[in-house]
């Protein structure tokens, strides 16, 4: 060099073009004599980047980039 997955919240990940959610972990309360468990509230996202299509893009379509897997 050619192909090809992936990139989303501190991490593991969802999401049929129409407000981005969950588990875990974090904060505060409940509960307990204390701790741990358990519950309840919260906070954390320019969805890898830049452009375009659309009224509306995490998603569709171009280029860039990082990671892997294969192939020479």
């Nucleotide at each position: 060099g050619c192909g090809a997955a992936a990139g989303u919240a501190g991490c593991u990940u969802a999401a049929g073009g129409g407000u981005a959610g969950a588990g875990c972990a974090u904060a505060a309360c409940u509960u307990u004599g204390c701790c741990a468990u358990a519950g309840u509230u919260a906070a954390g996202g320019u969805u890898a980047a830049g452009g375009g299509u659309u009224c509306a893009a995490a998603u569709c379509c171009c280029u860039u980039u990082u990671u892997u897997c294969g192939c020479u």
Notes: Predicted 3D model of a 72-nucleotide RNA (transfer RNA) from Cyanidium caldarium. Rfam family: tRNA. Model confidence (mean pLDDT): 82 of 100. The RNAcentral record of the sequence draws on ENA.